A computed fold for an 89-nucleotide RNA from Paenibacillus foliorum, annotated as c-di-GMP-I riboswitch aptamer. Its mean pLDDT, the model's own confidence on a scale to 100, is 85.
[in-house]
RNA sequence: AUACGAUAAAGGCAAAACUAAUGAAAAUUAGUGACGCAAUGCUAAAGGGGCUAAGGCGAAAUAUUUCGCUAUGCUUGCCAGUUACCGAA
Numbered sequence: 001a002u003a004c005g006a007u008a009a010a011g012g013c014a015a016a017a018c019u020a021a022u023g024a025a026a027a028u029u030a031g032u033g034a035c036g037c038a039a040u041g042c043u044a045a046a047g048g049g050g051c052u053a054a055g056g057c058g059a060a061a062u063a064u065u066u067c068g069c070u071a072u073g074c075u076u077g078c079c080a081g082u083u084a085c086c087g088a089a
Stems, first nucleotide, its partner, number of pairs: 004087002012037002017032006035077001041082003047079002049075003055070006
């Protein structure tokens, strides 16, 4: 330096649920709360996957609805990219 990851040390993050706010939704943010995490740090402008469909397009219906497609909206706690703490085997 690279890989690896202890029932080690120090510190860190926070699932579900509930409350509030925002949003068309997915979801996000804050508080409470810990299921988990060795990158659960950062990046959605490398890329793949997943969620949603306001707007747009198309169809049906007929004056307002329904259905399909679509990301410019999200997700890194799905994979990934990138940087980093500690040091037993």

The sequence is in RNAcentral, with records from Rfam. NCBI's taxonomy places the organism under Bacteria, Bacillota, Bacilli, Caryophanales, Paenibacillus.